[in-house]
Context: one part of a larger RNA
RNA sequence: CUGGGCGUAAAGAGCUCGUAGGCGGUCUGUCACGUCUGCCGUGGAAACCUGCAGCUCAACUGUAGGCGUGCGGUGGAUACGGGCAGACUAGAGGGCGGUAGGGGCAAGCGGAAUUCCUGGUGUAGCGGUGAAAUGCGCAGAUAUCAGGAGGAACACCGAUGGCGAAGGCAGCUUGCUGGGCCGUUCCUGACGCUGAGGAGCGAAAGCGUGGGGAGCGAACAGGAUUAGAUACCCUGGUAGUCCACGCCGUAAACGUUGGGCGCUAGGUGUGGGAGUCGGAAUACGACUUCCGUGCCGUAGCUAACGCAUUAAGCGCCCCGCCUGGGGAGUACGGCCGCAAGGCUAAAACUC
Numbered sequence: 001c002u003g004g005g006c007g008u009a010a011a012g013a014g015c016u017c018g019u020a021g022g023c024g025g026u027c028u029g030u031c032a033c034g035u036c037u038g039c040c041g042u043g044g045a046a047a048c049c050u051g052c053a054g055c056u057c058a059a060c061u062g063u064a065g066g067c068g069u070g071c072g073g074u075g076g077a078u079a080c081g082g083g084c085a086g087a088c089u090a091g092a093g094g095g096c097g098g099u100a101g102g103g104g105c106a107a108g109c110g111g112a113a114u115u116c117c118u119g120g121u122g123u124a125g126c127g128g129u130g131a132a133a134u135g136c137g138c139a140g141a142u143a144u145c146a147g148g149a150g151g152a153a154c155a156c157c158g159a160u161g162g163c164g165a166a167g168g169c170a171g172c173u174u175g176c177u178g179g180g181c182c183g184u185u186c187c188u189g190a191c192g193c194u195g196a197g198g199a200g201c202g203a204a205a206g207c208g209u210g211g212g213g214a215g216c217g218a219a220c221a222g223g224a225u226u227a228g229a230u231a232c233c234c235u236g237g238u239a240g241u242c243c244a245c246g247c248c249g250u251a252a253a254c255g256u257u258g259g260g261c262g263c264u265a266g267g268u269g270u271g272g273g274a275g276u277c278g279g280a281a282u283a284c285g286a287c288u289u290c291c292g293u294g295c296c297g298u299a300g301c302u303a304a305c306g307c308a309u310u311a312a313g314c315g316c317c318c319c320g321c322c323u324g325g326g327g328a329g330u331a332c333g334g335c336c337g338c339a340a341g342g343c344u345a346a347a348a349c350u351c
Stems, first nucleotide, its partner, number of pairs: 003323004007305002012319001014201004021194003025088007033081002035077008048066007091191001092188003095184005103177007110154001115149007125136002162169002206247006215241002220236004258318006266296013300307002324351003333344004
């Protein structure tokens, strides 16, 4: 529980789609539901307020009126909201013409490197550290050359850069496929915004079944360090990391900043498009304009830090959330999950 808030103090749901609902552009007509107004009826008593009266006053009481913010009926008003009808194009969507991109999915291909195997050369060490040791090596290691196998990741380009709703996305080629931006103003004609429930997507780890396994590497073993060392360092190393399918549904899922629309000085980078001008030029440059992404900064805002046309400024619409710390994101119950656990979510007590 009114209110005040949510970048960092408690507080924006991880993200999107979308149901109900809430909200909604310009013009005309109509209805009169909301809205406004006149009148009528009703609106118990007591209480309350005002006038008067009764107990010598007062409290108290009596009486008259008001109040009772309402409801019903009836007459009227029609600006605004709403219903219905018609029209419009500035919102939204579509067509056409361009365009950038690690957006997604699938298949194929490539080179460097690590490891392993085979063979050649070659000999006594290699490796590792602060220093060592464990470890590997005369059954020939390390190093080096050639060949082969296999898995995973893609140096340079690379960016303060691009794409995506978010998670996220990077070797190359091909196929399939989503979205954006710019130009045109050709079409539809408010078809819009948000979104309780709901549905889908959702890093890593983890789980199930089957594969795969080079490197790395929880657990584990050993060597060191140390007072100890269940660590940091070293040598190994299983799950995992990879693939297919199915689960899980979390995160510092962060811009710690929900979405939409409009408005409010500039300056300077950078990515994508269009136009005008200079130029022989599709190099390039200047200017204009639309979209994105950074930095600086005015007004304003802010507790300050800072934000500042990508707002945390000025407004409107819709959703989510907060309400002292601990107890506790816990218990109980419910729903979901194979499990791990997730979602929802208290209280006693205490400061």
The prediction has a mean pLDDT of 90. The part of an RNA shown here (small-subunit ribosomal RNA, central domain) has 351 nucleotides and comes from Haloechinothrix alba. Taxonomically the source falls in Haloechinothrix (Bacteria, Actinomycetota, Actinomycetes, Pseudonocardiaceae). The sequence was found in a public genome assembly. Its Rfam family is "Bacterial small subunit ribosomal RNA".